Predicted 3D model of a 386-nucleotide RNA (Bacterial RNase P class A) from a Desulfobacterales bacterium.
[in-house]
RNA sequence: AGAGUAGCUUAAACGAUCGCUGGGUUUUUAAAUCCGGAGGAAAGUCCGAACACCACAGGGCAGGGUGCUCCAUAACGUGGAGUCGCGGCAACGCGAAGGAAAGUGCAACAGAAAGUAAACCGCCCGAUACCAAACUGGAUAGUUUGGUUCCGGGUAAGGGUGAAACGGUGCGGUAAGAGCGCACCAGUUCCUCGGGCGACCGGGGAAGCUCGGCAAACCCCACCUGGUGCAAGACCAAAUAGAGGAGCGUUUGAGAGUCGCCCGCUCAAGCUCCCGGGUAGGUCGCAAGAGGUGUCGGGCAACCGGCAUCCACAGAUGAAUGAUCGUUGUCCGGUGAGGGGUAACCCAGACCGGAAACAGAAUUCGGCUUAUGAGCUGCUCUGGCC
Repeated sequence: AGAGUAGCUUAAACGAUCGCUGGGUUUUUAAAUCCGGAGGAAAGUCCGAACACCACAGGGCAGGGUGCUCCAUAACGUGGAGUCGCGGCAACGCGAAGGAAAGUGCAACAGAAAGUAAACCGCCCGAUACCAAACUGGAUAGUUUGGUUCCGGGUAAGGGUGAAACGGUGCGGUAAGAGCGCACCAGUUCCUCGGGCGACCGGGGAAGCUCGGCAAACCCCACCUGGUGCAAGACCAAAUAGAGGAGCGUUUGAGAGUCGCCCGCUCAAGCUCCCGGGUAGGUCGCAAGAGGUGUCGGGCAACCGGCAUCCACAGAUGAAUGAUCGUUGUCCGGUGAGGGGUAACCCAGACCGGAAACAGAAUUCGGCUUAUGAGCUGCUCUGGCC
RNA backbone atom coordinates (compact mmCIF):
# COMPACT_ATOMS: atom_id res chain seq x y z
C1' A A 1 0.00 0.00 0.00
C1' G A 2 -3.83 -3.53 -1.30
C1' A A 3 -7.37 -7.23 0.21
C1' G A 4 -10.06 -8.99 4.33
C1' U A 5 -11.98 -9.64 9.37
C1' A A 6 -13.89 -8.32 14.30
C1' G A 7 -15.53 -4.45 17.18
C1' C A 8 -16.26 0.62 19.32
C1' U A 9 -17.97 5.74 19.27
C1' U A 10 -21.26 9.34 17.44
C1' A A 11 -26.06 10.77 15.44
C1' A A 12 -23.10 18.15 15.47
C1' A A 13 -22.69 22.53 19.06
C1' C A 14 -24.09 27.59 20.40
C1' G A 15 -27.13 31.94 19.60
C1' A A 16 -31.42 34.78 17.61
C1' U A 17 -36.53 35.04 15.67
C1' C A 18 -41.36 32.78 14.87
C1' G A 19 -44.39 28.50 16.32
C1' C A 20 -46.44 23.54 18.74
C1' U A 21 -46.99 20.80 23.32
C1' G A 22 -46.80 18.95 28.98
C1' G A 23 -46.14 20.87 33.85
C1' G A 24 -45.09 24.64 37.97
C1' U A 25 -46.03 29.73 39.65
C1' U A 26 -48.74 34.44 39.40
C1' U A 27 -53.06 36.79 38.77
C1' U A 28 -57.68 40.38 36.34
C1' U A 29 -59.09 32.94 34.04
C1' A A 30 -56.87 34.71 29.97
C1' A A 31 -52.40 35.72 29.38
C1' A A 32 -47.47 36.30 31.37
C1' U A 33 -43.18 33.87 33.16
C1' C A 34 -39.99 29.60 34.28
C1' C A 35 -38.71 24.45 33.37
C1' G A 36 -39.17 19.95 30.21
C1' G A 37 -40.12 17.93 25.09
C1' A A 38 -38.07 11.21 20.43
C1' G A 39 -34.33 6.94 18.86
C1' G A 40 -30.05 3.88 18.15
C1' A A 41 -32.95 1.82 15.96
C1' A A 42 -38.75 5.08 18.69
C1' A A 43 -39.30 0.47 13.02
C1' G A 44 -40.70 -5.01 12.12
C1' U A 45 -44.20 -6.78 16.13
C1' C A 46 -40.35 -11.97 15.77
C1' C A 47 -39.29 -14.02 20.98
C1' G A 48 -39.34 -13.30 26.56
C1' A A 49 -41.32 -10.71 30.84
C1' A A 50 -43.85 -6.98 34.11
C1' C A 51 -48.89 -5.47 34.69
C1' A A 52 -54.37 -6.30 33.98
C1' C A 53 -58.69 -9.25 33.27
C1' C A 54 -60.83 -14.17 32.27
C1' A A 55 -60.20 -19.50 33.31
C1' C A 56 -58.16 -22.83 36.98
C1' A A 57 -58.51 -28.20 43.61
C1' G A 58 -54.69 -31.73 42.36
C1' G A 59 -52.69 -35.17 38.78
C1' G A 60 -52.49 -37.12 33.86
C1' C A 61 -53.39 -37.26 28.38
C1' A A 62 -53.62 -34.46 23.96
C1' G A 63 -51.64 -30.02 21.56
C1' G A 64 -47.54 -26.40 21.11
C1' G A 65 -42.39 -25.13 21.89
C1' U A 66 -37.16 -25.99 22.90
C1' G A 67 -32.95 -29.54 22.03
C1' C A 68 -24.10 -29.98 22.66
C1' U A 69 -22.06 -28.12 27.80
C1' C A 70 -21.53 -24.76 31.82
C1' C A 71 -22.73 -19.93 33.26
C1' A A 72 -25.74 -15.21 33.16
C1' U A 73 -30.80 -13.43 33.79
C1' A A 74 -37.18 -11.62 36.44
C1' A A 75 -37.51 -14.57 31.92
C1' C A 76 -36.26 -16.07 26.93
C1' G A 77 -36.10 -19.41 21.22
C1' U A 78 -31.52 -14.08 24.14
C1' G A 79 -26.45 -13.30 25.77
C1' G A 80 -21.28 -14.88 27.56
C1' A A 81 -17.42 -18.53 27.83
C1' G A 82 -16.40 -23.24 25.91
C1' U A 83 -16.95 -28.37 23.16
C1' C A 84 -17.63 -30.84 18.53
C1' G A 85 -18.50 -30.54 13.16
C1' C A 86 -18.15 -27.66 8.57
C1' G A 87 -16.06 -23.38 5.59
C1' G A 88 -11.70 -20.05 5.07
C1' C A 89 -4.18 -19.77 3.81
C1' A A 90 -5.45 -16.79 8.16
C1' A A 91 -7.93 -13.15 11.35
C1' C A 92 -12.60 -15.27 11.75
C1' G A 93 -17.47 -17.10 10.33
C1' C A 94 -21.60 -20.69 10.26
C1' G A 95 -24.44 -24.87 12.70
C1' A A 96 -32.76 -26.94 15.42
C1' A A 97 -25.64 -29.92 17.13
C1' G A 98 -30.42 -35.52 21.64
C1' G A 99 -31.83 -40.67 19.62
C1' A A 100 -31.38 -44.15 12.97
C1' A A 101 -27.56 -51.43 16.88
C1' A A 102 -36.76 -49.18 19.81
C1' G A 103 -40.65 -49.39 15.87
C1' U A 104 -43.00 -47.56 11.20
C1' G A 105 -41.86 -45.02 6.80
C1' C A 106 -39.20 -42.41 2.58
C1' A A 107 -35.25 -42.05 -1.35
C1' A A 108 -36.79 -38.52 -8.08
C1' C A 109 -33.58 -39.91 -12.33
C1' A A 110 -30.04 -43.49 -13.43
C1' G A 111 -28.86 -48.39 -12.14
C1' A A 112 -28.82 -55.58 -12.06
C1' A A 113 -29.58 -54.06 -7.07
C1' A A 114 -31.50 -48.38 -2.50
C1' G A 115 -31.34 -52.57 2.64
C1' U A 116 -32.93 -59.60 6.22
C1' A A 117 -29.25 -56.30 -0.47
C1' A A 118 -28.67 -57.36 -5.41
C1' A A 119 -25.83 -60.99 -10.58
C1' C A 120 -26.20 -56.37 -16.22
C1' C A 121 -21.10 -56.89 -18.09
C1' G A 122 -16.99 -59.49 -16.24
C1' C A 123 -14.54 -63.81 -13.46
C1' C A 124 -15.00 -69.21 -12.04
C1' C A 125 -17.27 -74.39 -12.07
C1' G A 126 -20.47 -77.95 -14.50
C1' A A 127 -23.26 -79.29 -18.72
C1' U A 128 -25.34 -78.88 -24.38
C1' A A 129 -24.38 -77.94 -29.51
C1' C A 130 -21.08 -76.13 -33.21
C1' C A 131 -16.27 -74.45 -35.22
C1' A A 132 -10.82 -74.46 -35.45
C1' A A 133 -6.03 -76.53 -34.33
C1' A A 134 -2.91 -80.40 -32.51
C1' C A 135 -2.33 -85.53 -31.26
C1' U A 136 -3.83 -90.99 -31.60
C1' G A 137 -5.81 -94.40 -35.23
C1' G A 138 -6.18 -97.82 -41.59
C1' A A 139 -11.02 -95.56 -40.93
C1' U A 140 -15.97 -94.33 -38.49
C1' A A 141 -14.11 -91.90 -34.44
C1' G A 142 -11.68 -90.45 -29.87
C1' U A 143 -8.68 -87.21 -26.67
C1' U A 144 -6.73 -82.37 -25.43
C1' U A 145 -6.66 -77.10 -26.02
C1' G A 146 -8.95 -72.58 -27.62
C1' G A 147 -13.35 -69.89 -29.28
C1' U A 148 -18.75 -69.08 -29.92
C1' U A 149 -24.17 -70.04 -28.54
C1' C A 150 -27.42 -71.58 -24.72
C1' C A 151 -28.64 -73.61 -19.73
C1' G A 152 -27.74 -74.48 -14.26
C1' G A 153 -24.83 -72.74 -10.27
C1' G A 154 -20.81 -69.91 -7.53
C1' U A 155 -18.76 -64.97 -6.90
C1' A A 156 -19.59 -58.25 -4.42
C1' A A 157 -12.45 -58.58 -6.17
C1' G A 158 -12.99 -55.46 -11.34
C1' G A 159 -16.39 -52.39 -14.92
C1' G A 160 -20.60 -49.42 -15.31
C1' U A 161 -25.10 -46.24 -12.54
C1' G A 162 -25.96 -42.91 -8.65
C1' A A 163 -26.02 -37.75 -3.86
C1' A A 164 -25.35 -42.52 -1.56
C1' A A 165 -23.66 -49.50 -3.31
C1' C A 166 -22.49 -52.85 3.17
C1' G A 167 -14.68 -50.30 5.71
C1' G A 168 -9.28 -49.26 3.21
C1' U A 169 -4.18 -51.27 1.72
C1' G A 170 -1.29 -55.62 1.39
C1' C A 171 -0.30 -60.81 2.04
C1' G A 172 -2.41 -65.53 2.45
C1' G A 173 -6.38 -68.33 0.77
C1' U A 174 -9.75 -70.13 -3.24
C1' A A 175 -12.29 -73.14 -9.03
C1' A A 176 -13.00 -67.82 -8.99
C1' G A 177 -13.88 -64.77 -4.88
C1' A A 178 -15.15 -62.71 -0.15
C1' G A 179 -12.94 -60.16 7.22
C1' C A 180 -12.91 -66.27 4.82
C1' G A 181 -7.88 -65.84 7.76
C1' C A 182 -3.76 -62.56 9.18
C1' A A 183 -0.84 -57.65 9.61
C1' C A 184 -1.38 -52.43 9.58
C1' C A 185 -4.84 -48.21 9.21
C1' A A 186 -9.98 -46.09 10.03
C1' G A 187 -14.54 -46.57 12.68
C1' U A 188 -17.96 -48.77 16.38
C1' U A 189 -19.03 -51.07 21.11
C1' C A 190 -17.10 -52.54 25.79
C1' C A 191 -13.26 -52.28 29.80
C1' U A 192 -9.70 -49.07 31.93
C1' C A 193 -6.09 -44.80 33.32
C1' G A 194 -5.37 -39.44 33.29
C1' G A 195 -7.35 -34.18 32.57
C1' G A 196 -11.96 -31.09 32.74
C1' C A 197 -17.83 -28.72 37.03
C1' G A 198 -19.38 -30.41 32.12
C1' A A 199 -19.96 -31.01 26.67
C1' C A 200 -15.55 -33.46 25.67
C1' C A 201 -10.16 -34.40 25.12
C1' G A 202 -5.65 -37.58 25.53
C1' G A 203 -3.45 -42.65 26.50
C1' G A 204 -3.79 -48.19 27.03
C1' G A 205 -6.48 -52.82 26.18
C1' A A 206 -10.37 -56.36 24.25
C1' A A 207 -13.99 -57.94 20.42
C1' G A 208 -13.86 -59.10 13.00
C1' C A 209 -18.25 -56.01 15.75
C1' U A 210 -17.98 -53.02 10.18
C1' C A 211 -24.34 -52.07 11.88
C1' G A 212 -25.40 -46.93 5.09
C1' G A 213 -28.64 -41.88 4.63
C1' C A 214 -33.08 -38.98 6.21
C1' A A 215 -36.05 -37.46 12.76
C1' A A 216 -36.90 -28.68 9.62
C1' A A 217 -40.85 -37.76 8.12
C1' C A 218 -44.00 -40.08 11.90
C1' C A 219 -41.95 -41.36 16.32
C1' C A 220 -38.94 -42.03 21.11
C1' C A 221 -36.38 -39.31 25.17
C1' A A 222 -35.56 -34.87 28.34
C1' C A 223 -37.19 -30.08 29.76
C1' C A 224 -40.74 -25.89 29.32
C1' U A 225 -45.83 -24.62 28.50
C1' G A 226 -53.60 -21.79 30.28
C1' G A 227 -56.05 -17.67 27.16
C1' U A 228 -56.39 -12.51 25.73
C1' G A 229 -53.80 -7.85 25.43
C1' C A 230 -53.43 -0.85 27.98
C1' A A 231 -58.87 -0.77 22.46
C1' A A 232 -55.93 -4.90 29.22
C1' G A 233 -58.61 -2.94 33.07
C1' A A 234 -60.44 0.52 37.41
C1' C A 235 -63.37 4.80 38.79
C1' C A 236 -66.83 9.10 37.85
C1' A A 237 -70.93 9.74 34.85
C1' A A 238 -75.14 13.54 30.54
C1' A A 239 -78.53 10.04 27.75
C1' U A 240 -81.76 5.58 26.69
C1' A A 241 -84.14 0.79 28.10
C1' G A 242 -86.44 -0.86 33.59
C1' A A 243 -86.51 -5.41 36.80
C1' G A 244 -86.87 -2.38 42.32
C1' G A 245 -88.46 1.35 46.42
C1' A A 246 -91.00 5.76 48.43
C1' G A 247 -94.44 9.81 48.05
C1' C A 248 -98.62 12.33 45.78
C1' G A 249 -102.94 11.73 42.65
C1' U A 250 -107.43 9.99 39.10
C1' U A 251 -114.61 15.18 39.67
C1' U A 252 -111.90 15.84 47.35
C1' G A 253 -107.82 16.91 40.27
C1' A A 254 -101.22 15.27 41.13
C1' G A 255 -99.47 17.42 36.82
C1' A A 256 -99.40 20.18 32.03
C1' G A 257 -100.81 24.52 28.80
C1' U A 258 -102.11 29.80 28.78
C1' C A 259 -94.20 33.33 27.15
C1' G A 260 -92.53 36.04 35.32
C1' C A 261 -96.34 35.20 39.65
C1' C A 262 -101.62 34.67 41.49
C1' C A 263 -106.81 34.06 40.20
C1' G A 264 -109.63 32.33 36.22
C1' C A 265 -110.15 29.10 31.86
C1' U A 266 -108.78 24.57 29.06
C1' C A 267 -106.69 19.54 28.93
C1' A A 268 -106.14 15.73 32.17
C1' A A 269 -104.09 9.86 34.48
C1' G A 270 -100.45 9.64 35.67
C1' C A 271 -96.48 12.68 38.01
C1' U A 272 -92.10 13.48 41.25
C1' C A 273 -87.90 11.65 43.85
C1' C A 274 -84.60 7.69 45.07
C1' C A 275 -82.43 3.19 43.17
C1' G A 276 -80.39 0.63 39.16
C1' G A 277 -77.87 0.84 34.63
C1' G A 278 -73.84 2.26 32.03
C1' U A 279 -73.60 5.12 26.28
C1' A A 280 -71.31 9.98 24.98
C1' G A 281 -67.66 12.35 27.72
C1' G A 282 -64.00 12.62 31.61
C1' U A 283 -60.25 10.82 35.33
C1' C A 284 -56.80 7.02 36.42
C1' G A 285 -53.81 3.04 34.55
C1' C A 286 -49.25 6.55 32.51
C1' A A 287 -43.88 7.87 33.65
C1' A A 288 -39.41 6.51 40.53
C1' G A 289 -38.13 2.21 36.84
C1' A A 290 -35.70 -5.67 36.76
C1' G A 291 -34.28 3.34 36.22
C1' G A 292 -30.11 6.64 34.54
C1' U A 293 -25.05 8.60 35.55
C1' G A 294 -20.34 8.31 38.13
C1' U A 295 -17.01 5.49 40.98
C1' C A 296 -15.04 1.21 43.64
C1' G A 297 -14.94 -4.13 44.03
C1' G A 298 -15.84 -9.42 42.04
C1' G A 299 -15.88 -12.25 37.34
C1' C A 300 -12.10 -14.33 31.09
C1' A A 301 -16.96 -12.48 29.83
C1' A A 302 -22.34 -12.02 29.75
C1' C A 303 -23.28 -10.00 34.35
C1' C A 304 -23.40 -9.10 39.71
C1' G A 305 -22.63 -6.22 44.27
C1' G A 306 -21.37 -1.67 47.36
C1' C A 307 -21.38 3.68 47.69
C1' A A 308 -22.58 8.51 45.87
C1' U A 309 -25.76 11.27 42.94
C1' C A 310 -30.07 12.59 39.54
C1' C A 311 -35.32 12.54 38.20
C1' A A 312 -41.60 19.31 36.77
C1' C A 313 -34.47 14.41 32.72
C1' A A 314 -41.57 13.33 26.49
C1' G A 315 -46.48 11.83 27.98
C1' A A 316 -49.57 13.67 23.27
C1' U A 317 -54.92 11.28 21.83
C1' G A 318 -56.78 13.45 14.23
C1' A A 319 -52.00 12.78 18.15
C1' A A 320 -46.91 18.21 20.17
C1' U A 321 -41.43 17.57 19.97
C1' G A 322 -40.85 22.15 14.21
C1' A A 323 -39.11 26.08 10.69
C1' U A 324 -35.74 30.09 9.15
C1' C A 325 -31.16 32.73 9.72
C1' G A 326 -26.11 33.45 11.71
C1' U A 327 -21.34 31.64 13.84
C1' U A 328 -18.27 27.47 14.80
C1' G A 329 -17.05 22.32 14.11
C1' U A 330 -16.93 17.57 10.86
C1' C A 331 -16.56 15.45 5.98
C1' C A 332 -16.01 15.79 0.42
C1' G A 333 -14.21 18.39 -4.16
C1' G A 334 -11.05 22.36 -6.23
C1' U A 335 -6.94 26.06 -5.85
C1' G A 336 -2.62 25.50 -3.09
C1' A A 337 1.22 29.94 0.47
C1' G A 338 4.67 27.19 3.17
C1' G A 339 7.40 22.78 5.12
C1' G A 340 9.75 17.70 4.61
C1' G A 341 12.03 14.18 1.01
C1' U A 342 17.43 12.31 -3.96
C1' A A 343 12.71 11.14 -6.04
C1' A A 344 7.84 9.07 -6.45
C1' C A 345 5.32 11.52 -2.96
C1' C A 346 3.79 13.19 2.02
C1' C A 347 2.13 17.07 5.69
C1' A A 348 -0.55 21.50 5.44
C1' G A 349 -2.19 27.51 7.05
C1' A A 350 -5.71 30.02 4.07
C1' C A 351 -9.63 30.73 0.23
C1' C A 352 -13.95 29.02 -2.90
C1' G A 353 -17.98 25.59 -3.57
C1' G A 354 -20.86 21.64 -1.60
C1' A A 355 -22.80 17.65 1.83
C1' A A 356 -24.95 15.63 6.52
C1' A A 357 -28.36 9.57 6.44
C1' C A 358 -32.11 5.93 8.30
C1' A A 359 -36.22 7.33 10.42
C1' G A 360 -40.25 9.40 14.40
C1' A A 361 -42.68 7.65 20.89
C1' A A 362 -48.42 5.95 21.96
C1' U A 363 -48.52 0.86 28.89
C1' U A 364 -43.45 -0.28 30.18
C1' C A 365 -38.99 -3.18 30.20
C1' G A 366 -35.04 -7.32 28.29
C1' G A 367 -33.53 -9.27 23.57
C1' C A 368 -33.48 -10.47 18.25
C1' U A 369 -33.91 -8.83 13.21
C1' U A 370 -33.96 -5.13 9.57
C1' A A 371 -32.76 0.26 7.72
C1' U A 372 -28.79 3.93 7.95
C1' G A 373 -24.66 9.05 7.65
C1' A A 374 -19.79 9.81 9.64
C1' G A 375 -15.41 8.67 12.40
C1' C A 376 -11.97 5.47 15.08
C1' U A 377 -9.44 0.96 16.80
C1' G A 378 -7.64 -4.23 17.18
C1' C A 379 -6.32 -8.42 14.29
C1' U A 380 -5.16 -11.51 9.63
C1' C A 381 -3.11 -12.40 4.69
C1' U A 382 -0.33 -10.63 0.37
C1' G A 383 3.25 -7.27 -1.91
C1' G A 384 7.15 -3.34 -1.61
C1' C A 385 11.08 -0.65 1.05
C1' C A 386 14.50 -0.07 5.39
A source record names the gene rnpB.
The prediction has a mean pLDDT of 75.